Predicted 3D model of a 74-nucleotide RNA (transfer RNA) from a Candidatus Brocadiia bacterium.
The coordinates come from a structure-prediction model, not an experiment, and the mean pLDDT is 81.
Rfam family: tRNA. About the family: Transfer RNA (tRNA) molecules are approximately 80 nucleotides in length. The family's RNA type in Rfam is transfer RNA. Rfam links the family to the GO term triplet codon-amino acid adaptor activity.
The source organism's lineage runs through Bacteria, Pseudomonadati, Planctomycetota and Candidatus Brocadiia.

[in-house]
RNA sequence: GGGCCCAUAGCUCAGUUGGAUAGAGCGGCGGACUCAUAAUCCGUUGGUCCCCCGUUCGAAUCGGGGUGGGCCCA
Numbered sequence: 001g002g003g004c005c006c007a008u009a010g011c012u013c014a015g016u017u018g019g020a021u022a023g024a025g026c027g028g029c030g031g032a033c034u035c036a037u038a039a040u041c042c043g044u045u046g047g048u049c050c051c052c053c054g055u056u057c058g059a060a061u062c063g064g065g066g067u068g069g070g071c072c073c074a
Stems, first nucleotide, its partner, number of pairs: 001073007010026004019057001027045006050066005
């Protein structure tokens, strides 16, 4: 220098080919249970979907350019 892949909640990840309020588990907080703790159960808390621009009635999803990470080639 070239190519490919990845970036969504504090963490690990879903999100089917563009469409409805963006979700799960774990975690945090409050409560129930217990002599108490853990476990379990109930409620609750959470995100400018890495950034910018574009396409579209509509973008986490498509296109372009960046940034960061990983792999390969030279």